[in-house]
This is a predicted structure of a 101-nucleotide RNA (TPP riboswitch aptamer (THI element)) from Chitinophaga pinensis.
RNA sequence: UGUGUUGUUCCGGGGUGCUUUGGUGAAAAUCAAGGCUGAGAUCAAACCCGUAGAACCUGAUCAGGAUAAUGCCUGCGCAGGGAAGGACGAAUCUGCUAUUC
Numbered sequence: 001u002g003u004g005u006u007g008u009u010c011c012g013g014g015g016u017g018c019u020u021u022g023g024u025g026a027a028a029a030u031c032a033a034g035g036c037u038g039a040g041a042u043c044a045a046a047c048c049c050g051u052a053g054a055a056c057c058u059g060a061u062c063a064g065g066a067u068a069a070u071g072c073c074u075g076c077g078c079a080g081g082g083a084a085g086g087a088c089g090a091a092u093c094u095g096c097u098a099u100u101c
Stems, first nucleotide, its partner, number of pairs: 002093001005090006011050004017036008056081003062075004
C1' cells in the first nucleotide's frame, strides 16, 4: 500500500404470514392472550440485506410433498427485478521500501 474477513457508526434497501380461544361487530374487520415456522411474523431505537447482491419483490390465486394451517419444506432459480455506499478501528495474509543483525 492492497485484497478479503470482522467490529462500531452514519447512509441506503426489505419483510411482517398461518392458526386456537375469548371480547366487539350484521359483515368485513379489529383487540387481548396463546400455538407453528423463522434472524425477524410490527414491545421496531429490533432483525436481515447492500452488487462476489436467494435480504426482498415479480412469476404466483404456480407445481410436488408435509401440516391443525400457512408464502412450512423442495422445486421453479446460472428466470426477470433488487439497495450500484462512506468513515473509523481490529486481527490476519501479500507485495514493495528503509534501517539493523
Rfam family: TPP riboswitch aptamer (THI element). Gene Ontology term of the family: thiamine pyrophosphate binding. From the family's description: Vitamin B(1) in its active form thiamin pyrophosphate (TPP) is an essential coenzyme that is synthesised by coupling of pyrimidine and thiazole moieties in bacteria.
The prediction has a mean pLDDT of 75.